SAM riboswitch aptamer (S box leader) from uncultured Exiguobacterium sp., 100 nucleotides, folded computationally. Its mean pLDDT, the model's own confidence on a scale to 100, is 84. NCBI's taxonomy places the organism under Bacteria, Bacillota, Bacilli, Caryophanales, Exiguobacterium. It matches the Rfam family "SAM riboswitch aptamer (S box leader)". Rfam describes the family as follows. The SAM riboswitch is found upstream of a number of genes which code for proteins involved in methionine or cysteine biosynthesis in Gram-positive bacteria. The family has 457 seed sequences and 9,625 matches in Rfam 15.1.
RNA sequence: UCUUAUCAAGAGCAGACGGAGGGACAAGCCCUACGAUGUCGCAGCAACCGACCUUUUGGCACGGUGCUAAUUCUUGCAGCUACUAAGCUGACAGAUAAGA
Numbered sequence: 001u002c003u004u005a006u007c008a009a010g011a012g013c014a015g016a017c018g019g020a021g022g023g024a025c026a027a028g029c030c031c032u033a034c035g036a037u038g039u040c041g042c043a044g045c046a047a048c049c050g051a052c053c054u055u056u057u058g059g060c061a062c063g064g065u066g067c068u069a070a071u072u073c074u075u076g077c078a079g080c081u082a083c084u085a086a087g088c089u090g091a092c093a094g095a096u097a098a099g100a
Base pairs, nucleotide, nucleotide: 001100002099003098004097005096006095007094012042013041015040016039017038021031022030023029025076026075027074028073043068044067045066048064049063050062052059053058072093077090078089079088080087081086
């Protein structure tokens, strides 16, 4: 980079370090010195792959990943309903897994 699948559910700390940014991008909106992002520790969530148990729309966190503010935070492009507020659907983009 490509293919396929999933993305409405779930799960964090008065811990240690550290000190100003972060939520992919843009806009909005939000989180943040009552300490963000990050690293570590501990805890937890989750069946994508493997293993195991089962025979089933199954179970199981043992191994490999992943995840633990807000629907992928919302929108971005197109269509429909509506009629100036919004709602719905499908793409795009992004994330994760498995394979190439």